[in-house]
RNA sequence: GACUUAUGGAGAAAGGUGGAGGGAUAAGGCCCUUUGAAACCUUAGCAACCGUCUUCCAAACUAUUUGGAAUGAAAGGUGCUAAUUCCUAUCCUGCUUUGUGCGGGAAGAGAUGAGUU
Numbered sequence: 001g002a003c004u005u006a007u008g009g010a011g012a013a014a015g016g017u018g019g020a021g022g023g024a025u026a027a028g029g030c031c032c033u034u035u036g037a038a039a040c041c042u043u044a045g046c047a048a049c050c051g052u053c054u055u056c057c058a059a060a061c062u063a064u065u066u067g068g069a070a071u072g073a074a075a076g077g078u079g080c081u082a083a084u085u086c087c088u089a090u091c092c093u094g095c096u097u098u099g100u101g102c103g104g105g106a107a108g109a110g111a112u113g114a115g116u117u
Stems, first nucleotide, its partner, number of pairs: 001117007013043005021032003027088003044081003049077002052073002054070007085109001090106006
C1' cells in the first nucleotide's frame, strides 16, 4: 500500500523548540491562528479497539479450559486530547413560511482499531 470488519452526537492540555499557516481531499461555507499555525520533544490526561486483570453466567471438566455479560479496573500495545469525521457536496425522502430553510435514510471518501496479505 491492498482487502475484510467494527466504531465515530461522548471524553481528555500544559510546557519547551519553532515561526505562518491549519481544520484529509478539488470546491463552497464556517472557524482556529503572531494573545503564536504546522511539525518535533517533554509531561499530563481521555478512552476502552487489542492485550491483561476482576466479578457474574453457561458448557466441558476437575488440571483447568472455552464461550458470553459488566454504567468493572487501567500497569501494557495503538489511538486520541477546538468545533458531530466542523458543516455541505452524490442519491432517495419528509416538512415547508418556497429560502442560500429545517429534518430523516443511504452511498462515497476519509480517520482509528483488529485481522489478513
Overview: The RNA shown here (SAM riboswitch aptamer (S box leader)) has 117 nucleotides and comes from an Ignavibacteria bacterium.